This is a predicted structure of a 59-nucleotide RNA (transfer RNA) from Moschus moschiferus. The sequence is in RNAcentral, with records from Rfam. Lineage of the source: Eukaryota > Vertebrata > Dipnotetrapodomorpha > Ruminantia > Moschus. The prediction has a mean pLDDT of 82.

RNA sequence: GUGGCUUAGACGGUAAAGCGUCUGUCUACAAUUCAGGAGACCCAGGUUCGAUCCCUGGC
Numbered sequence: 001g002u003g004g005c006u007u008a009g010a011c012g013g014u015a016a017a018g019c020g021u022c023u024g025u026c027u028a029c030a031a032u033u034c035a036g037g038a039g040a041c042c043c044a045g046g047u048u049c050g051a052u053c054c055c056u057g058g059c
Stems, first nucleotide, its partner, number of pairs: 001059001004019004013049001021037004042058005
């Protein structure tokens, strides 16, 4: 080693943003704007009430 990509994250309490994507809105069409949605913590153990975070090993 975290959504498809680029990066955050609290010295433990199930995670944020930009871009992208989907739907609607707008438009003669497209783009833009606006509103909304989907989408992630590399794997296996350990500690702990609780692990993305700490420890060990692996890739």